[in-house]
Context: one part of a larger RNA
Molecule: small-subunit ribosomal RNA, central domain
Organism: uncultured bacterium
RNA sequence: UUGGGCGUAAAGCGUCCGCAGCCGGUUUAUUAAGUCUAGAAUAAAAGCCUGGAGCUUAACUCCAGUUCGUUCUAGAAACUGAUAUACUUGAGUGUAGUAGAAGGCAAAUGGAAUUUCUAGUGUAGCGGUAAAAUGCGUAGAUAUUAGAAGGAACACCAGUGGCGAAGGCGAUUUGCUAGGCUAUUACUGACGGUCAGGGACGAAAGCGUGGGGAGCAAAUAGGAUUAGAUACCCUGGUAGUCCACGCCGUAAACGAUGAUUACUAGGUGUCGGGAGACAAAGUCUUCCGGUGCCGCCGCUAACGCAGUAAGUAAUCCACCUGGGGAGUACGUUCGCAAGAAUGAAACUC
Numbered sequence: 001u002u003g004g005g006c007g008u009a010a011a012g013c014g015u016c017c018g019c020a021g022c023c024g025g026u027u028u029a030u031u032a033a034g035u036c037u038a039g040a041a042u043a044a045a046a047g048c049c050u051g052g053a054g055c056u057u058a059a060c061u062c063c064a065g066u067u068c069g070u071u072c073u074a075g076a077a078a079c080u081g082a083u084a085u086a087c088u089u090g091a092g093u094g095u096a097g098u099a100g101a102a103g104g105c106a107a108a109u110g111g112a113a114u115u116u117c118u119a120g121u122g123u124a125g126c127g128g129u130a131a132a133a134u135g136c137g138u139a140g141a142u143a144u145u146a147g148a149a150g151g152a153a154c155a156c157c158a159g160u161g162g163c164g165a166a167g168g169c170g171a172u173u174u175g176c177u178a179g180g181c182u183a184u185u186a187c188u189g190a191c192g193g194u195c196a197g198g199g200a201c202g203a204a205a206g207c208g209u210g211g212g213g214a215g216c217a218a219a220u221a222g223g224a225u226u227a228g229a230u231a232c233c234c235u236g237g238u239a240g241u242c243c244a245c246g247c248c249g250u251a252a253a254c255g256a257u258g259a260u261u262a263c264u265a266g267g268u269g270u271c272g273g274g275a276g277a278c279a280a281a282g283u284c285u286u287c288c289g290g291u292g293c294c295g296c297c298g299c300u301a302a303c304g305c306a307g308u309a310a311g312u313a314a315u316c317c318a319c320c321u322g323g324g325g326a327g328u329a330c331g332u333u334c335g336c337a338a339g340a341a342u343g344a345a346a347c348u349c
Base pairs, nucleotide, nucleotide: 004320005319007303008302012317014201015200016199017198021194022193023192025087026086028084029083030082031081033080034079035076036075037074038073039072040071041070042069049065050064051063052062053061054060090191091188092187093186094184095183096182097181098180103177104176105175106174107173108172109171110154115149116148117147118146119145120144121143125136126135162169163168206247207246208245209244210243211242215241216240220236221235222234223233258316259315260314261313262312263311266294267293268292269291270290271289272288273287274286275285276284277283278282298305299304322349323348324347331342332341333340334339
């Protein structure tokens, strides 16, 4: 490479956008590049392959032959391509609605709670644990009342509920802004799918500069426990957690399941929209779009999956090829650094 795979055995890039490439709906006409048919030329010999012959056999030697490739000529026109034409179901736009009580960004505002401070009441304890001690407290703590400051997070509502490409997003109000869904079939007329390289976004921790710092809390100090205890428990506590700007670019970034399209029994919840029936509240039927559970066919090594497929097919991309060595070494690119990305071999089982 071929073949085979990728939920859990090795294997789906964290996610999206997207140039080249690859693939691509329906109709008609032309063309003849691919394709097919016929003929011709070429394809050195040997070798390979098939059939036979000769050395006693074999190796070996000899004879005959097909195929393939390339070029030219003539033709065919279904499919692919090209050019032109038309279409509307794919895709997009318009119009009318609509959900998101957490899509994004910014500003303003709010109440509960913790902590600290000030003042009042009040007196000997508080706190903490399995039990204690360190710690705090007669310089008046804890408790309680009133007031103030400051930072962070938003109870209930809250829901296998919603929104977002993923990461993720929960107080309220306002402003700016993005996407979805439904109905209509008005417009464009294949404008589509996927995507190496490339670009953008990307939790937490970490880094740089400047702020901020209530609570929590790596490091760290002390008290316990213990044979020891560089831990688990307790009392303290610094980075950090928060904000602005700039880096980092990784996660069990998980549905451990790439994207898109079509088809394939049913049943039952729930969220958004539409249509219809019943006089109405409401119920029922039905059509789209999400999100769950159960379950047949089928698939699967099994577990399980099962219209949100791991079923049946198609297109495109990424990735895998025994364990360890090793996501290491070296080199290169990126980064302030931490490190990230790419990524072996010897050796060994």